Context: one part of a larger RNA
RNA sequence: CGUAUGGUGGAUGCCUAGGCACUAAGAGCCGAUGAAAGACGUGAUAAGCUGCGAAAAGCUUCGGGGAGGAGCAAAUAUCCAUAGAUCCGGAGAUUUCUGAAUGGGGAAACCUGGCUGAGAGAACCUCAGUCAUCCUGACGCCAAUCCAUAACGUCAGGAAGGGAACCCGGUGAACUGAAACAUCUAAGUAGCCGGAGGAAGAGAAAACAACAGUGAUUUCCAAAGUAGCGGCGAGCGAAAUGGGAAGAGCCCAAACCAGGGAGCGAGAGCUUACUGGGGUACGGACCGCGGAAUUGAUUCGAUAACUUUAGCAGAAUGGUUUUGGGAAAGCCAGCCAAAGAGGGUGAAAGCCCCGUAAGCGAAAAAGGAGUCGACAAGGCGGGAUCCAGAGUACCACGAGACACGAGGAACCUUGUGGGAAGAAGCGGGGACCACCCCGUAAGGCUAAAUACUCCUUAGUGACCGAUAGCGCAUAGUACUGUGAAGGAAAGGUGAAAAGGACCCCGGGAGGGGAGUGAAAGAGAACCUGAAACCAUAUGUUUACAAGCUGUGGAACAUCGAUAAGAGAUGAACCGCGUACUUUUUGUAGAACGGUCCGGCGAGUUGCGCUGGCUGGCGAGGUUAAGGAUGAAAGAUCCGGAGCCGAAGGGAAACCAAGUCUUAAGAGGGCGUAGAGUCAGGCGGAGCAGACCCGAAACCGGGUGAUCUAUCCAUGUCCAGGUUGAAGUCGCCGUAAAAGGCGAUGGAGGACCGAACCCACAUCCGUUGAAAAGGGUGGGGAUGAGGUGUGGAUAGGGGAGAAAUUCCAAUCGAACCCGGAGAUAGCUGGUUCUCCUCGAAAUAGCUUUAGGGCUAGCCUCAUACGAGUCUUGCGGAGGUAGAGCACUGAAUUUCCUAGGGGGCGUCAAAGCUUACCGAAGAAUAUCAAACUCCGAAUGCCGCGUAGAUGAUGUAUGGGAGUCAGACUGCACGAGAUAAGUUGGGUAGUCGAGAGGGAAAGAGCCCAGACCUGCGGCUAAGGCCCCAAAAUGUGUGUUAAGUGGAAAAGGAUGUGGGAUUUCGAAGACAACUAGGAUGUUGGCUCAGAAGCAGCCAUACAUUCAAAGAGUGCGUAAUAGCUCACUAGUCGAGAGGUCCUGCGCCGAAAAUGUCCGGGGCUAAAACACACUGCCGAAGCUCAGGAAUCAUUGUAGAAUGAUUGGUAGAGGAGCAUUGGAUGCAGGAAGAAGCGGUACCGGAAGGAGCCGUGGACAGUAUCGAAGAGAGAAUGCCGGAAUGAGUAGCGAGAGGAAGGUGGGAAUCCUUCCGGCCGAAUAUCUAAGGUUUCCAGGGUAAAGCUGAUCUGCCCUGGGUAAGUCGGGGCCUAAGGCGAGGUCGAAAGACGUAGUCGAUGGAGAACAGGUUGAAAUUCCUGUACCAUCAUAUAACAGAACUGUGGGGACGCAGAAGGGAAGCGCGAGCCGGGAAUGGAGAGCCCGGUGCAAGCGGAGGAGCGGUAUUCCAGGGAAAACCGGGAUGCAACGCAAAGCCGUGAAGCGAACCGAAAAAGAGUAGGGAAGAGCGUGAGCCAGCUGCCAAGAAAAGCCGCUAUUGCUUAUAUGAUGCCCGUACCGGAAACCGACACAGGUGGAUGAGGAGAGAAUCCUAAGGCCGAC
Repeated sequence: CGUAUGGUGGAUGCCUAGGCACUAAGAGCCGAUGAAAGACGUGAUAAGCUGCGAAAAGCUUCGGGGAGGAGCAAAUAUCCAUAGAUCCGGAGAUUUCUGAAUGGGGAAACCUGGCUGAGAGAACCUCAGUCAUCCUGACGCCAAUCCAUAACGUCAGGAAGGGAACCCGGUGAACUGAAACAUCUAAGUAGCCGGAGGAAGAGAAAACAACAGUGAUUUCCAAAGUAGCGGCGAGCGAAAUGGGAAGAGCCCAAACCAGGGAGCGAGAGCUUACUGGGGUACGGACCGCGGAAUUGAUUCGAUAACUUUAGCAGAAUGGUUUUGGGAAAGCCAGCCAAAGAGGGUGAAAGCCCCGUAAGCGAAAAAGGAGUCGACAAGGCGGGAUCCAGAGUACCACGAGACACGAGGAACCUUGUGGGAAGAAGCGGGGACCACCCCGUAAGGCUAAAUACUCCUUAGUGACCGAUAGCGCAUAGUACUGUGAAGGAAAGGUGAAAAGGACCCCGGGAGGGGAGUGAAAGAGAACCUGAAACCAUAUGUUUACAAGCUGUGGAACAUCGAUAAGAGAUGAACCGCGUACUUUUUGUAGAACGGUCCGGCGAGUUGCGCUGGCUGGCGAGGUUAAGGAUGAAAGAUCCGGAGCCGAAGGGAAACCAAGUCUUAAGAGGGCGUAGAGUCAGGCGGAGCAGACCCGAAACCGGGUGAUCUAUCCAUGUCCAGGUUGAAGUCGCCGUAAAAGGCGAUGGAGGACCGAACCCACAUCCGUUGAAAAGGGUGGGGAUGAGGUGUGGAUAGGGGAGAAAUUCCAAUCGAACCCGGAGAUAGCUGGUUCUCCUCGAAAUAGCUUUAGGGCUAGCCUCAUACGAGUCUUGCGGAGGUAGAGCACUGAAUUUCCUAGGGGGCGUCAAAGCUUACCGAAGAAUAUCAAACUCCGAAUGCCGCGUAGAUGAUGUAUGGGAGUCAGACUGCACGAGAUAAGUUGGGUAGUCGAGAGGGAAAGAGCCCAGACCUGCGGCUAAGGCCCCAAAAUGUGUGUUAAGUGGAAAAGGAUGUGGGAUUUCGAAGACAACUAGGAUGUUGGCUCAGAAGCAGCCAUACAUUCAAAGAGUGCGUAAUAGCUCACUAGUCGAGAGGUCCUGCGCCGAAAAUGUCCGGGGCUAAAACACACUGCCGAAGCUCAGGAAUCAUUGUAGAAUGAUUGGUAGAGGAGCAUUGGAUGCAGGAAGAAGCGGUACCGGAAGGAGCCGUGGACAGUAUCGAAGAGAGAAUGCCGGAAUGAGUAGCGAGAGGAAGGUGGGAAUCCUUCCGGCCGAAUAUCUAAGGUUUCCAGGGUAAAGCUGAUCUGCCCUGGGUAAGUCGGGGCCUAAGGCGAGGUCGAAAGACGUAGUCGAUGGAGAACAGGUUGAAAUUCCUGUACCAUCAUAUAACAGAACUGUGGGGACGCAGAAGGGAAGCGCGAGCCGGGAAUGGAGAGCCCGGUGCAAGCGGAGGAGCGGUAUUCCAGGGAAAACCGGGAUGCAACGCAAAGCCGUGAAGCGAACCGAAAAAGAGUAGGGAAGAGCGUGAGCCAGCUGCCAAGAAAAGCCGCUAUUGCUUAUAUGAUGCCCGUACCGGAAACCGACACAGGUGGAUGAGGAGAGAAUCCUAAGGCCGAC
């Protein structure tokens, strides 16, 4: 790797109990007679759902029905039922508590009252009824204030609250669009609020129209995307009128009449609210005539067909014939049909069951067409008078709404201000005016046609079928969040449980047999059972071999099929070969995305427009709404309103095959001479979310101050130590002061330092123990201090000792839901196959540059018949080059204008000048923006001939492209840098494979339809890797140059040219000479060839020899050289050009040939001959496209790389229609397979599976997956890895299947201002007992805060309520406000505060101030006795009643001491005491003493205490007695309890039951008590309680007895039970808090007590 068998997992197929979208009917509200929605109960056993309500899975009655029944839902027990149960329907009864919630309150489902009545019923208790508020009406009673009214009270009626959409109204966004944005749009949308109904709203013309007419409203089709509006942008967008649906009209006010009332008036009378008649726009009153027909959507009553709410009845088949577990299947033979809809039955049933068609049926209740009655309305004529809606019409200003944005802006509504007329009037007809026409405002009602569906019934589907369909096959559940709110997953045994008796292994889980069954490979983790993944077995291969794991070959081994053949599987070895997607100029890329597998996952739909195509009809085509029939037929027929076309031109009037322009008949423009229209399907753009996913944001309405910030109210906390301010006192001092000293004193945003708070440094931690911590240090620690409880402030906001800091792990603007599928010129993704053609990365414009539009380039269709190249000729032009005449630049010389310098005593004239220098002259140069010149190419035109062979143009449909890259050439920029940048030109890549360049997008060669173990070549190669020459010839190179590089350097070497010397002897070497004037002169200390200067073309002798080429000396000397002669005997020297080499040459994984290696070459140069070499060309076969020919079959020819993209043809999937043909003798699905087809794909066979499914042709789509950091699920990898969360355990025994971990004991250790004890909050059973061990417990577990069963919380006095009030909340009336609502009075709630009666001991497995024992107290009532004064609500007064700091006093508990007392003991020789050990207590209540301390008391007077007062307050006078009184103390309580110690029965049990001694003193002592001192920041309220009087009318004391309500009470609580996702090193208020050492609550060690902390 292959094969087989399994596991895991839950895809696929099939199914449906549930959904989705509709149709036809019905219904369209419920509620103070208490709703909707809930809480809690309710069963024999009962957790959930359903039903029901203390009458509780039900009661009564009337119907239906007819045999079993007590719901889902088994089982057992017990019951009901032919005397009719269960069940179905109608009507009743009951209906706890919450909820509008309604007696009051409240934290919903709780607490707590008043009145009346009932229960012996005095108290307490129980039951029944009643008691909210507002509005309206009636009545009563009544303030300031005379009348009156408000207020208040009583009665009656009504309202409230809920509900899916539809409807009317109030208020009213933003995102977005305009490619920005402000008018505009979105949109009067979303949202919020108010209100109504089954519909709502509108509605019977002060209408529309246009000289013709219509006649309320509503709604549909058209008019019409028209007229218009509009930064005239984006967009918005009518109406008349036509065709339909439906159809319905009325009532008041007033005129006039009558009534009775009120007011005014002397009266007549006038005025007027009210009632009745009358009357209402073809007007009426009024006058005259008449007295009925008829109508009624209203109201009431009766009746009533029919309908609804239960039902009845309902035709027709057999075989055993075949298979099978089973027949409904096959076969055979029948039958019914007003019934062949559908469902079920062991598989596929017209005739088995339920049903279906056509029929039938109601005691009761409801609806109800129609009919009847009541009732109401209801005539004609006349035209004098009267009537006909006022702060209205109208006007001005400001708005809104009308399609209409202030516009010429009418009409409608109205905020402000003005303000009519009177039918001879008034309004309108789009400013306004006139004429004409239409109508009659300022009052009201009105069905139908229309909108919607929370709900009921009956049905339907080319809708879904468990990742689908609603979020839910049921769940708004589990879970998350403080809250608003968010919100899952999860279907299937079988026909029937026949759900596996019994046996075996095992602690169990589980398994093996047996049995059931058709099947157990259907065994409950249960239909089918894919893949990832994990195993086991086996064939083959693999242990010297390097990489996209394939592909082309191939030895060998095994096997035997859909063809024994080019078979299947594996495979050593060899050649070639860097995945896919996306994005890019360009990716193996180390740029993006994907761990793997499975399922889901993206161009759709509607409307109008446009272009092809198909079809119908055709100068016509077509219907829309609606109607009829009908079964819900995109059915048939009717319906011609309308639309498009048939005629155009013009701005228009208008004219018309023409018309416009114009003076024109001219000319010109546009037309005439080509058929449309309606459907269907396809392509495209538009409007809609518009291919899918994705923001940050904006706006609306709500939810949050349990975190945190600030504030308010009320409580509480801060060990211990230190310092010593002011003041005071004393002394000194001073005239007095000042001042000094010493004490006292106890101040301070004082000092040190724990608790507590904070968070400065550092280390650790960083997938943590912890989403902010730990260790060690640090800062504050009486203050601007910390902290608890309750409350206030809210997002366009709050708070902020201020940091953009905090507002629930979120803050430059919280969170939740909604607008909403916001928008996204941006990123990513976008799913089957084949065929034809095939781009661009450019121009112009762009708030444009990564976007777009038009053009260019591509494609498809149609039409036409053109195009390109070569060649010839003719053109235009100003480049390369060249030149310097122009324009400029630039060099030398001459010349000289001008300037500068010098001289001229200054100046001037003048002279002069190696100074600068215009113009000019001569000479020699340069230029993209110079040209007196000037090509080659290229471009344009025409023509001849040739080549090419559709390459061209036009119109129309569809695109894509606007980031380009490199190379060559000529250029710009840059540095004549860049793999740089910009354009031009050509090529390639892009979108292009193949061969070469080692390897390489862009270079060289060459353009891949397919097959071939055919052939020939290109670039490039031919020693081996590695195909082909160790080829030939001639040279070069010696450097491994070849096989990296410059300036520069060099007797490297080859070739060439030139020149000098040379047999008259060169060059080199050797021998010899190299002299003299002279030491040249000068200079110099010296200078002699040789320091320096001058001369050196001085001279002489010579074969030759410099006034000297070097070395050398102080200077000489000396050695040399040039030069000469000899020896030798033939070439020697120089310069220049050139080929190939050498040096110059230092870098980081490994060496500059690809490697080996190469030297007469395998290097280089020049030739020559062969060969190799590609997907090029060619040969053979095949496919497709196009063209031509052909009647056709076909033949011939050409073509067939391809991204974006255009066009064409097919495959598969899921529903549907029609036909055909399958299936238990085995459908779909799944697994295997070597078969067929050009691909997508399709068969056959075998196995599994156990009930559906295929094919042909049409037609319709939720129609194809590998990628979206996609979604959901499953499984891997990492990996048996990290980790196992502060800390001490050991041993023995026990239990048990099993023990490091459980229990017991012993030893050891830890905490001990806690790791002890009590408690608030919070949690809500975790508490206790028995049992259990799957999961939870970071291991294990026999254990547990885990699971199962059962139990446990007892109160007059404790805490809370029945009492009070604070901050604050709510709030009758009231005030304000579009609405919602806000504020707030009286009140009423609200503890963290005030008030207020019980203690000690014992007891349980689990409770105790609750039970028990003992001893008390409080309230109310009754009875008895006594007293004679005295009270309630309300009022009034006192009191309650209050800060911080400091010092001292009294003094309890506790603790210490303790030789006293009691008990026990002294082990092993002695010691027995002043030795050792332990103990050495007790409450409330009642009584008493005492007196720290506090207070004055009596009489009298008084404008105060909203009335009164004897009380309080204030004044005066007398008196010093008296009164009150804390903690603590004494006695009693207590002859009791407790207790060290002793200690049984009884074997276990048990230190259990039981017994039970002593009980003094001293010291210390933040707490407690009571006052005191100081200071400034000046330190709650109300009630209980005690007085007072007013009004009224009954109390107080003692004793005895009775009564005493509701809620909490278990357990954790410095934590494993609370808040932190956890059995989490964090956080969490208050109280007690011992000993030794110590200042101490620091710290260390210990007691009591607790723990050893779960690897």